Model confidence (mean pLDDT): 81 of 100. This is a predicted structure of a 71-nucleotide RNA (transfer RNA) from a Bacteroidales bacterium. The same sequence occurs in records of 2 taxa.
[in-house]
RNA sequence: GCACCAGUGGUUUAAUGGUAGAACAUCAGCCUUCCAAGCUGAGAGCGAGGGUUCGAUUCCCUUCUGGUGCU
Numbered sequence: 001g002c003a004c005c006a007g008u009g010g011u012u013u014a015a016u017g018g019u020a021g022a023a024c025a026u027c028a029g030c031c032u033u034c035c036a037a038g039c040u041g042a043g044a045g046c047g048a049g050g051g052u053u054c055g056a057u058u059c060c061c062u063u064c065u066g067g068u069g070c071u
Stems, first nucleotide, its partner, number of pairs: 001070007010024004018054001026042005047063005
């Protein structure tokens, strides 16, 4: 330098055009003499910019980060 892959709450990961879901973690409440465990609830997310579309995490272009391969 070229090609390919990945990027979604604090972490791990679904959804692949039509309201972004789950687990763990965090916080609050319940329970408990207390802690742990358990139950209920809450907050928190589509790497960035642009385009197509009635509508984009999803499709297209550029770009950033990381990884793999070739040179």